[in-house]
RNA sequence: AGAUCCCCAGCGGGAGAGAUUGGGUGCAAACCCCAACGCCGAAGGAGCAACCGCCCCGGUAAACUCUCAGGCACCAAGGACCGCAGGGGGGAU
Numbered sequence: 001a002g003a004u005c006c007c008c009a010g011c012g013g014g015a016g017a018g019a020u021u022g023g024g025u026g027c028a029a030a031c032c033c034c035a036a037c038g039c040c041g042a043a044g045g046a047g048c049a050a051c052c053g054c055c056c057c058g059g060u061a062a063a064c065u066c067u068c069a070g071g072c073a074c075c076a077a078g079g080a081c082c083g084c085a086g087g088g089g090g091g092a093u
Base pairs, nucleotide, nucleotide: 001093005089006088007087008086010084011083012082013081018037020036021035022034023033024032038072039071040070044068045066046065047064051059052058
């Protein structure tokens, strides 16, 4: 000097699934609140195949699986991830 990688913040993009049923509040509810049933997968969380380890046993990924959490008209919010441009960490070489 410095790759993969990790963290922080900025800009742009960014999906899916209930205009379900019943009740409540209220002048007024498809929109707020509660419950039931159905559904989604992309915050977060959990699980594991190959593999590693002598064995018991343990370690171990995802956009896969689960659906705890979250979400299911539009808008808004959230949003994995992607692009651009920065800051910091780390140190293969």
A computed fold for a 93-nucleotide RNA from a Pseudomonadota bacterium, annotated as Glycine riboswitch aptamer. The organism belongs to Pseudomonadota, within Bacteria. Of the family's consensus pairs, 90% are formed in the model. Rfam family: Glycine riboswitch aptamer. About the family: This family represents the bacterial glycine riboswitch. Model confidence (mean pLDDT): 75 of 100.